[in-house]
RNA sequence: AGGCGAGUAGCUCAGUGGUAGAGCAGGCGCCUUACACGCGCCGGGUCGCAGGUUCAAUCCCUGUCUCGCCUACCA
Numbered sequence: 001a002g003g004c005g006a007g008u009a010g011c012u013c014a015g016u017g018g019u020a021g022a023g024c025a026g027g028c029g030c031c032u033u034a035c036a037c038g039c040g041c042c043g044g045g046u047c048g049c050a051g052g053u054u055c056a057a058u059c060c061c062u063g064u065c066u067c068g069c070c071u072a073c074c075a
Stems, first nucleotide, its partner, number of pairs: 001071007010024004018055001026042005048064005
C1' cells in the first nucleotide's frame, strides 16, 4: 500500500428497510434464620463517525476512523 472481516446496552453477542433485542452484569422485590441459588420487575442505546438513496436507514450506497487477519513492498 492492497484485500477481507468486525464495530449494536457496562461485558459477550443476535438482529433486520417499518416501535432496537437476548444472556450475563447492575438496582429493587420475593424466597431464606442469613447468604448464595432460584423467580419476578426495573433501569441502561448517537446501532463507530459524516454524508447519500428512500415516505421511512442500525440495515442499502459512498467516504472516513478504530481493531483483527491475510498479501505485497521496504528494512
This is a predicted structure of a 75-nucleotide RNA (transfer RNA) from a Pseudomonadota bacterium. It was read from a public genome assembly. It matches the Rfam family "tRNA". The family's RNA type in Rfam is transfer RNA. Rfam describes the family as follows. Transfer RNA (tRNA) molecules are approximately 80 nucleotides in length.